Overview
This is a predicted structure of a 1459-nucleotide RNA (small-subunit ribosomal RNA) from Candidatus Peregrinibacteria bacterium GW2011_GWC2_39_14. RNAcentral holds the sequence, with entries from ENA and SILVA.
RNA sequence: AUGAAGAGUUUGAUCCUGGCUCAGGAUGAACGCUGGCGGUGUGUCUAAUACAUGCAAGUCGAGCGGCCCGCAAGGGCAGCGGCGAACGGGUGAAUAAUAUGUUGGAACCUACCCCAAAACAGGAAAUACCCUUUAGAAAUAAAGGAUAAUGUCCUAUAAUCCCGCAAGGGUAAAGUCGCAAGACGUUUUGGGAGGGGCCUGCAUCCUAUCAGCUAGUUGGUGAGGUAAUGGCUUACCAAGGCAAUGACGGGUAGCUGGUCUGAGAGGACGGUCAGCCACAAGGAGACUGAGACACGGCUCCUACUCCUACGGGAGGCAGCAGUAAGGAAUAUUUCACAAUGGGCGAAAGCCUGAUGAAGCGACACCGCGUGAACGAUGAAGUUCGUAAGGAUGUAAAGUUCUUUUUUGGGGGAAGAAUUCUGACAGUACCCCAAGAAUCAGCGACGGCUAACUACGUGCCAGCAGCCGCGGUAAUACGUAGGUCGCAAGCGUUAUCCGGAAUUAUUGGGCGUAAAGCGUACCAAGGUGGUUUAGAAAGUUGGAUGUUAAAUAUCUCGGCCCAACCGAGAAACUGUAUUCAAAACUUCUAGACUAGAGACUUACAGAGGCAAAUGGAAUUCUGUGUGUAGGGGUAAAAUCCGUUGAUACACAGAAGAACACCAAAAGCGAAAGCAGUUUGCUAGGUAAGUUCUGACACUAUCGUACGAAAGCGUGGGGAGCGAAAAGGAUUAGAUACCCUUGUAGUCCACGCCCUAAACUAUGAGUACUAGGUGUAGGCAGGUUCGACCCCUGUCUGUGCCGACGCUAACGCAUUAAGUACUCCGCCUGGGUAGUACGGUCGCAAGAUUAAAACUCAAAGGAAUAGACGGGAGUCCACACAAGCGGUGGAGCAUCUGGUUCAAUUCGAUAACAAACGAGGAACCUCACCAAGACUUGACAUCCCACGAAGACUGUCGAAAGAUGGUUGUGCCGCAAGGAGCGUGGAGACAGGUGCUGCAUGGUUGUCGUCAGCUCGUGCCUUGAGGUGUUCGGUUAAGUCCGUGAACGAGCGCAACCCUUGUCUUAUGUUGUUUUUUCAUAAGAGACUGCCUCGGCCAACGAGGAGGAAGGUAAGGAUGACGUCAAAUCAGCAUGGCCCUUAUGUCUUGGGCAACACAGGUGCUACAAUGGCCGAUAUAGCGGGAAGCAAUGCCGUAAGGCGGAGCAAAUCCUUUUAAACUCGGUCUCAGUUCGGAUUGAGGUCUGCAACUCGACCUCAUGAAGUUGGAAUCGCUAGUAACCGCGCAUCAGCUAUGGCGCGGUGAAUAUGUUCCUGGACUUUGUACUCACCGCCCGUCAAGCUAUGAAAGGUAGGGGCGCCUAAAGUCCCUGGUUUACCGGGGCCUAGGGUGACACUACUGAUUGGAGCUAAGUCGUAACAAGGUAUCCGUAGGAGAACCUGCGGAUGGAUCACCUCCUU
Repeated sequence: AUGAAGAGUUUGAUCCUGGCUCAGGAUGAACGCUGGCGGUGUGUCUAAUACAUGCAAGUCGAGCGGCCCGCAAGGGCAGCGGCGAACGGGUGAAUAAUAUGUUGGAACCUACCCCAAAACAGGAAAUACCCUUUAGAAAUAAAGGAUAAUGUCCUAUAAUCCCGCAAGGGUAAAGUCGCAAGACGUUUUGGGAGGGGCCUGCAUCCUAUCAGCUAGUUGGUGAGGUAAUGGCUUACCAAGGCAAUGACGGGUAGCUGGUCUGAGAGGACGGUCAGCCACAAGGAGACUGAGACACGGCUCCUACUCCUACGGGAGGCAGCAGUAAGGAAUAUUUCACAAUGGGCGAAAGCCUGAUGAAGCGACACCGCGUGAACGAUGAAGUUCGUAAGGAUGUAAAGUUCUUUUUUGGGGGAAGAAUUCUGACAGUACCCCAAGAAUCAGCGACGGCUAACUACGUGCCAGCAGCCGCGGUAAUACGUAGGUCGCAAGCGUUAUCCGGAAUUAUUGGGCGUAAAGCGUACCAAGGUGGUUUAGAAAGUUGGAUGUUAAAUAUCUCGGCCCAACCGAGAAACUGUAUUCAAAACUUCUAGACUAGAGACUUACAGAGGCAAAUGGAAUUCUGUGUGUAGGGGUAAAAUCCGUUGAUACACAGAAGAACACCAAAAGCGAAAGCAGUUUGCUAGGUAAGUUCUGACACUAUCGUACGAAAGCGUGGGGAGCGAAAAGGAUUAGAUACCCUUGUAGUCCACGCCCUAAACUAUGAGUACUAGGUGUAGGCAGGUUCGACCCCUGUCUGUGCCGACGCUAACGCAUUAAGUACUCCGCCUGGGUAGUACGGUCGCAAGAUUAAAACUCAAAGGAAUAGACGGGAGUCCACACAAGCGGUGGAGCAUCUGGUUCAAUUCGAUAACAAACGAGGAACCUCACCAAGACUUGACAUCCCACGAAGACUGUCGAAAGAUGGUUGUGCCGCAAGGAGCGUGGAGACAGGUGCUGCAUGGUUGUCGUCAGCUCGUGCCUUGAGGUGUUCGGUUAAGUCCGUGAACGAGCGCAACCCUUGUCUUAUGUUGUUUUUUCAUAAGAGACUGCCUCGGCCAACGAGGAGGAAGGUAAGGAUGACGUCAAAUCAGCAUGGCCCUUAUGUCUUGGGCAACACAGGUGCUACAAUGGCCGAUAUAGCGGGAAGCAAUGCCGUAAGGCGGAGCAAAUCCUUUUAAACUCGGUCUCAGUUCGGAUUGAGGUCUGCAACUCGACCUCAUGAAGUUGGAAUCGCUAGUAACCGCGCAUCAGCUAUGGCGCGGUGAAUAUGUUCCUGGACUUUGUACUCACCGCCCGUCAAGCUAUGAAAGGUAGGGGCGCCUAAAGUCCCUGGUUUACCGGGGCCUAGGGUGACACUACUGAUUGGAGCUAAGUCGUAACAAGGUAUCCGUAGGAGAACCUGCGGAUGGAUCACCUCCUU
C1' cells in the first nucleotide's frame, strides 16, 4: 500500500496478428408486461416555440398637504416625497475568450452597516393631488387657478475636504416623534467590513482538404473621456504587431467545484446542489440611481398577437402554477408565511409562487410485507414415461399459532429559541379489537451463461448480442410442464466508461501479418565526449499563504435500521512567495584529445563528364560464282526466289552494342556503371600520429539526384519491336507460334518523378563466441635480398553457426541480439490510394487524401491430407507379346424408353442391367378390373351357445349365402376343465404403406492393395512429428543394417480345408496276384546342403537330391477406413400414416405389351466342318408323394408294367461328348445355319387361350468372320467338349453352382495408357481439382461522386438611406424647455464576391443480392511462371512491348559452405 480475472468468433486442426461481440457499473431516461406500503431525493434533455387566467415587489401618515368616514379617539385613500425594486427566482441562446479556474497586481468606486471627528444658521420660488374647462372610443393628453414638505433653489459658515508650488480660491445640511430625557434621521470628512470595476502569468475542444493574418492595426506624443488604467476615442508621427510552440478561418460548446467509470494513469460528462458568467420575443440606445445600460422600467426599429368608433392604442411566463405545440418523454391553475431568509417601517405590522409544506409519477436509492411451525398411503389436477413409475411436492388440503401489513376504534406530539403565533396535521407515534384475513411478477433455460423435456411447425412461420437455429424426431421458432435468476419490480432500447495493452506516459509495433520516405545533403528543432570553477533555470527538501462550502474518505452522532442528515479529522496530488542543497541536466568562463575534421605518403577501382578511336557480328548496296529452291514450325502456311533468291567470295555504306577476360569480384548515396586511349573531376581505404580542439548525430520544411515507359523540339534509324496487317491453332483466338512492321529503342537540349525504386530490413554510436572463402592495404616471421608461404591487423563483400531474439520461417559482429539518440510510418477487410479541394505537370498523370455504405472476417507462418497437363522409385493381364471373344446376324434374357386399366417394387459410372428371382399359367403377388367382409385371413383376453366332425341339396364366376342327414367324443374329486366351432362387445389385430438421409444386421467397392494405429520416451509454444524415415531386400511395414527411439496391436505370413508323394492301420457294399480305391492317423520342404554375389547381414543367382524348391497349386480368410454406396420388399426395428381400408377374401387380367436403344449370353456363318455307321475312356452328384432296371408297345416324345434301392450294394448309368475308324457331301446361302410358320401328338397340372416344355412331319429367315471402340486370360491356365445338382407339379436353364475329358501360344521389357504404394516439391484446395475463383453483360436494391442549373442560409466588403439616443455646433430675452444642423448607428435598400447546406434531367463508378449469360484471367510449371511501374490495344476477364522483382516449378552447370 487494499489494488488489476476473462470468454465467443477466421482454420480440417495449430500458433500469431487483427477486428467484431459478450459478461460489469452508471443514467434528469423512455418503452413492454406487472404492481402492496413507507422514507429520502428527483421530474420539458425536444421549440431561447407561442401563451388564456391568477399570483410572483412593495412599504413608510413618526417626511408633506389634501380628501373621505367618525361625536371623538382613531381609521382609510390617491398624489408629492423617501427607501427598495440592480436582491431573490428562471434559462443556457450567445460566447473558444470583454468568459471560467487558479495565482498575483495598481490607477479606482461603494447606498444601507460599524468606528472616529465636526456641523445642522437664515431665506426664496415652484408643483402634483385638488377646483374649473377642453380633446379623445380608449390609452391618455392639454389649458387656467390655489397649495405643502425630509421635493427644489439662494445666502451664510467651514477644514483635517477639493484645486493650487505658493499666495489664495471653492464647497453642506432637514427635519420628525416624544411632556421630557432622549430616539430616529440630515450634512461634511477619515477609517473599516462586505460588494463591485480594471490589469496580469498559467490552464482551457476538434479541424492544416483553413497558411499566412492585421490600418486603430502595433507603438509614441498631445488632447478628450471614465469612478479608474488603457487606441477607450481623436489629431499627428513611426511601421510596426501576430503566426508551424498553429496566427487567421471553419465547426462545436456556458465555465468550475464536481459526477460516472477505471487498479491507476486516464476517458466521458457538467441535470439536481453550490460559486462565476451571459441572456430576458429579435436588435439598438440611453435615462434614473451608490449600483443597471435594468426579466415583471423607459425610447426607437423589426416580427408576431390582441383592442379599436380606423383616427389610434396595448403586450412580452428562459418567475410559480397552468395551456397549446413539438416530442419516446417529464408533475398541482394546492396550503402557509408557523419556521429560515429578504424589502419597507421607530414599531405594531404589511409584502414575499424565495422558502416551508402537501399533491402527482416504481423515475432513482433505501427499508418492510405478501405469513410461521407441523403436515405423506406423497391426494387431485397437470406433465413426462422404458407403462414399473417419476416430477410439480411439504407444495396444497388439514392442525396449531402470530398480526409486521390491512381494517375499525381511542389517544396524540416535538418542531416556538421568544409573550402571541403550527401551513404541514388529527400527520408521525402509542394503545385496543378483528382476522391469514388484503398483496407476485418479470426475464431466461444451444455455447458464451445459472437453468430440459414433450407437443405443434417443417428454410414456412419465426428467433438472433456474437457464433448461429429452422428443409418431419428443433434442449435455439410457438405452446405447455419443469428448472434457473432477480424480485415490487423484471426485461428491452438509447448513451457513457470499463473489459480494449484496440492510440500503448504508465503500456504496442513496422523482414514475410497494417507499417522504413527511392536516395542523399541541409536550415529550424531534438540529442550530444573528458575535466575545473562559478551560477541555481530544471531537480530535491523545508516553511508560509491559498486551494469556498457541499461532494468523496475515516471516526463519532440523529431519524427503530438503512437511504438521508449532522459534527469532527485528514485530504484536496494545484499554485504563489521564501529558505536551503548542488549529484545529474542546463547556463557562464577556462582547459583536454579518445568523436569529427585537416595534413603527409602510398594504393585499388565498369565512380562521373567530354573528346578521339578499334575489331567481330547483323542488315543493305555493288560485282562475281552458281541453280532451284530458301525460310519457318510440333506440323504448316503467309513470305522471299528463274526479273536468279538461299549459299560462297570480294568491295563499300550505315547504325547500335562491346564476346573472351568475368567472378560469390570492384566502384558509387541510390538510380546505376563494362572495347581502347587521352583530358578534366568526385569519393574511398591503409599507414604516419604533425595540426584544429566537440567543430558532432539526426533531420519536419526545403534542395538536388532519381531505371524503364512516356511527352516537346531537332537529328538519327542497322537490329529489335507496342500498334497495325497477314498466316496458322481453335468451338471461338481481338492471344500464345510464324511472316512483315510503325512509334519507340540511339544522340542533343528541356520535361516527367514513378517501379517487387527490395536486403520487401531508416540513419548514427557502443557492446556481445567462433569457423571458412574472397577484394584492397599495412606490419612481423622466413630469405643475403625479393617472390611464394606463414602469422597478425584495418576496411569492404559472401557462406555456416553459439548465446540471444522471433508467431514461426528465420536473423545471428553486414543482427531481426543488448542499449541510447533522432526522423519517417501503422491501427480490421472492402469502398480506395478512389471522390472532392489544394499544389505540381504541355499532357499522361504525380502528390496530399476522406466519407456514406457493406462484411465478420481479411491476413502471416507453420501442420496433416488431397490434388498437379511437378519430380523420383516400385507394383499389377496395366501396357507390350500372344490366344480367344464382344461390337455386325437370328434367338434367349435383363434394363431404359414407350404403351397400357395394370404392364407391382427395388438395383442404375467403376460398385445396376441371365442383378433381388436357386425357376411369374392359378398360387406366388406386392399391380389392375369386378364382386364381397369389417374385432376381421392370423394372436391374447371376456360373455353366451354348441362336441368336433362327416355326407349332401339349391343359387352364384368364385368368395359366399341358405338348407338337409348323421354324429354326442377326452380328463374329472362329478363342481367343472382342456381343445374345437358359431355368435356378440371392446381393448386390439393387420399393412410388400413412407422414411436405408432415424437404425440393427448383412453386403458391394478401393483391395488380398500393404497398409492403419497405440503405450512410454524424445523434439516442437502448438497443430503435429519421431517410431512408420534412410541403405539394401521381399509377394508383403517380409527381413537385415543404420537411426531418439524402445516396444506392442490390427493387417502380411503361418495355423484350417482340398489336390499332388510315401508309410502304417482297417476295409462292409470296393479290389482281389501285387497294385488301384475308400477311411483314419502320420511322414515329407526348412534356402536344410554345395558354389558364387552381398556388409562375415537379410537376401539373391545357379546346382544336387527329391513326388514336390524357394509362397508347391487352389480355396477359405478382407486391417483402420472411404463412397449419408445397397437393402424398411429376406428379417428385425424408432418415428409417421391407413383402420367399413393403404387391412382381408374371391374370379379374371397383368408382371410375357413393342417404332426403338443398351447390357449379358446361346447358335452360327462351315471342310480343323456337316451327316450316317461303328467303337473307347470320366468325375462331381441325386434318389421314397422318389430314382426306376429286365421285358412289351409306339418313328419319337412317351405308355404299360414294376425287379431292386432310404443307397461305395439298386437306379440315374452298360451313362458321356469332343476323340478314333469307315463312308458320304466338295465351297454353294450349300446335306452350312437353324429362326419363323403350318399340321399332328406326348407329358405335367383343377386349368397350358393370353402364357409351358418336349416329340414327329413339313417350312428353311438373317448370317459368308463383323466400323469406331472394347473384354478375358500367364498352365493343367486360355480355348474346345460333354455330365451332374439346386430351385421345381411342369417349365420358357442358352442362366447359376459344381464335375471331369482334350489341351495350347506368348512375356524382349516398363517408354506410354489405366489403377495403386512410398518419398519429395508447389498450392489461394479441405464438400479436398467434379476444388477454388476473375471480369464484362442482364435483373433488383442501397448509399455516393459529377452535372446545365435551382433553393435556402449565415458572412465580410463597397455605395445609398437612416429611427431613438449620447455628444458637439447654433438660434430662440430666461436656458428648465424648444427649433435647426453635424458625427456615430440598429435597421432597410442595392452591387459584385467567396463560403456552407439542400435539391437537380442526365451521367460515372461502388457495394449487396441460393441456383441468369459469355468466356476461364489467377491458385499446381494453373497448362504462355506470376507480379510491379509505364505505354498501346481488345466483348470481358486480359494481351503485347520496355525495364525491374522472386513473393517462380523442374532439370543441368559453376562457385561457396557443412559433414